[in-house]
This is a predicted structure of a 73-nucleotide RNA (transfer RNA) from a Candidatus Woesearchaeota archaeon. The organism belongs to Candidatus Woesearchaeota, within Archaea. Its mean pLDDT, the model's own confidence on a scale to 100, is 80.
RNA sequence: GCCUCCGUGGCUCAGCGGUUAGAGCGGCCGGCUGUUAACCGGCAGAUCGCCAGUUCAAAUCUGGCCGGAGGCG
Numbered sequence: 001g002c003c004u005c006c007g008u009g010g011c012u013c014a015g016c017g018g019u020u021a022g023a024g025c026g027g028c029c030g031g032c033u034g035u036u037a038a039c040c041g042g043c044a045g046a047u048c049g050c051c052a053g054u055u056c057a058a059a060u061c062u063g064g065c066c067g068g069a070g071g072c073g
Stems, first nucleotide, its partner, number of pairs: 001072007010025004018056001027043005049065005
C1' cells in the first nucleotide's frame, strides 16, 4: 500500500429501510431472609465511531475519514 470483517448503554451481543433501538451481565431502589448470597419486582443508562450522500423515512444502503481484528505484498 491492497483485500475482508467489525465499531450499537459500563461489558458481551441482538436488531429484514418504517411502531418507543432490545436482551443478558453489571449499577441503583424495593421485596423476601435473623444477615449476606441466591431468588422476585421495578428504575436509570446508547441521538447506533465521525462527516457527507441517497430516500417521504437510515443503526440498517452508498462514499470518505477514524479506530480495531485478520489476510496479501
It matches the Rfam family "tRNA". Rfam classes the family as a transfer RNA. The sequence was found in a public genome assembly.